[in-house]
RNA sequence: CCACCCCGAGCGGGAGAGCUCCGGAGCAGCCAGCCCCGGGCGCCGAAGGAGCAACUCUCCCCGAGAACCUCUCAGGCACCAGGACCGCGCGGGCAGG
Repeated sequence: CCACCCCGAGCGGGAGAGCUCCGGAGCAGCCAGCCCCGGGCGCCGAAGGAGCAACUCUCCCCGAGAACCUCUCAGGCACCAGGACCGCGCGGGCAGG
C1' cells in the first nucleotide's frame, strides 16, 4: 500500500394494487371531512416465507445452491412508513502477501 467478492449500517433512486362497504370510538361539527380499531368483499407483489424449476457448480448420474417465475401464509392497496433491486462512499471480513 492492497483488488475482486461477501457482510453491516448510512445517503440517493425505487413499482403495483379500493383513501371500497359495514360497525364502534375520538377530533370536529351539523354540509361533510380526518384518524384509530374490528369485520366483509375486491385487488397487488419487489420485505420475509413457501413451491416448481429456468439456470449454476460440471460432460453425465447423484448431490448442493437457486429467480424479479408461481403461490399469496405474512405483508401491502391516498400521504407517511415499508420496499426486492440499482448507484455512491464508509466500517469490517477475505488477509495474507
Molecule: Glycine riboswitch aptamer
Organism: Frankiaceae bacterium